[in-house]
RNA sequence: GGUUUAUAAAGAAGUGGCGAGAGACUGGCUCAAUGACCCACUGGCAACCUACAAAUAAAGAUUUGAAAAGGUGCCAAUUCCUGUCCAAUGCAAUACCGCUUUGGAGCAUAUAAAUG
Numbered sequence: 001g002g003u004u005u006a007u008a009a010a011g012a013a014g015u016g017g018c019g020a021g022a023g024a025c026u027g028g029c030u031c032a033a034u035g036a037c038c039c040a041c042u043g044g045c046a047a048c049c050u051a052c053a054a055a056u057a058a059a060g061a062u063u064u065g066a067a068a069a070g071g072u073g074c075c076a077a078u079u080c081c082u083g084u085c086c087a088a089u090g091c092a093a094u095a096c097c098g099c100u101u102u103g104g105a106g107c108a109u110a111u112a113a114a115u116g
Base pairs, nucleotide, nucleotide: 002115003114004113005112006111007110008109013042014041015040016039017038021031022030023029025083027081028080043075044074045073048071049070050069052065053064054063055062056061079108084105085104086103087102088101090099091098
């Protein structure tokens, strides 16, 4: 990297280093020499997995709860918005196409766990 499942409107920053781009991609919009991104340390958030308790089940296991010790993750903006389809809405035009706003589904992405 592939596949499957779950989650993605909440939450959580200081110091030091480096020195120019960064926010996956598109178009926007934003962050950034008052030093971003990234790296290290410290701190924190959360609760996916392990470990704990209870209930159910013949069992495999499932559900719920608590905790934060261990393994990950995360700590600008909803995954920053957006892209494809559907519905509603208003504008323009009227044969279709287009644009605004809202909702739903999907795609993509990220993370966890499992798998080969």
The RNA shown here (SAM riboswitch aptamer (S box leader)) has 116 nucleotides. The prediction has a mean pLDDT of 84.